[in-house]
């Protein structure tokens, strides 16, 4: 100097919830606001969860469940990928 892992001190992000606007909705964006977060910064690659579309088709004693398309959640998990600082 690295790397792990993290106490400190600088700072950061921002959950419900109230509100304006966008959208058929999940939900986003902006103001309050802070439940929390060492990546609560990016990314839909893999699983999940949820909106919408017409309903078919399969399994089922029932209802239910599987399944196509197109979307949303990255503060569900996992993976990628970038940062600040760093006592022991």
């Nucleotide at each position: 100097g690295c790397g792990u892992u993290u106490g400190a001190a600088a700072g950061c992000c921002a959950a419900a919830a109230c509100u304006g606007c966008c959208g058929u909705g999940a939900g986003g964006c902006g103001g309050u606001g802070a439940c929390g977060g060492a990546a609560a910064g990016c990314c839909a690659c893999g699983g999940g969860u949820c909106u919408g579309c017409c309903g078919g088709u399969g399994c089922u004693u029932g209802u239910g469940u599987a399944u196509g398309c197109a979307g949303a959640c990255a503060g569900c998990c996992g993976g990628g990928u970038u940062g600040c600082a760093u006592c022991a």
About this RNA:
c-di-GMP-I riboswitch aptamer from Sulfurovum sp., 88 nucleotides, folded computationally. It matches the Rfam family "c-di-GMP-I riboswitch aptamer". Its family is annotated with cyclic-di-GMP binding in the Gene Ontology.